[in-house]
RNA sequence: UCUUUCAUAGCUCAAUGGCAGAGCGAUUGGCUGUUAACCAAUAGGUUGCUGGUUCGAAUCCAGCUGGAAGAG
Numbered sequence: 001u002c003u004u005u006c007a008u009a010g011c012u013c014a015a016u017g018g019c020a021g022a023g024c025g026a027u028u029g030g031c032u033g034u035u036a037a038c039c040a041a042u043a044g045g046u047u048g049c050u051g052g053u054u055c056g057a058a059u060c061c062a063g064c065u066g067g068a069a070g071a072g
Base pairs, nucleotide, nucleotide: 001071002070003069004068005067006066007065010024011023012022013021018055026042027041028040029039030038048064049063050062051061052060
């Protein structure tokens, strides 16, 4: 320098172009002699950034930033 790939909640990861979710974790409550476990609820997101396409974009396209792999 070129190619491929990844970026979504605190962490690990889902999501067919049509309401952004799960598990773990956190908080609150229930349960009990207490803790753990268990049960229920709640909070937590500018879907890396900037544009484009579209009635509608986490998803498609371009550029940029960062990570990983490969080629030279």
Annotation:
Transfer RNA from Imasa heleensis, 72 nucleotides, folded computationally. Taxonomically the source falls in Imasa (Eukaryota, Malawimonada, Malawimonadida, Imasidae). The sequence is in RNAcentral, with records from ENA. It matches the Rfam family "tRNA". It is annotated as a transfer RNA. Rfam links the family to the GO term triplet codon-amino acid adaptor activity. Rfam describes the family as follows. Transfer RNA (tRNA) molecules are approximately 80 nucleotides in length. Its mean pLDDT, the model's own confidence on a scale to 100, is 81.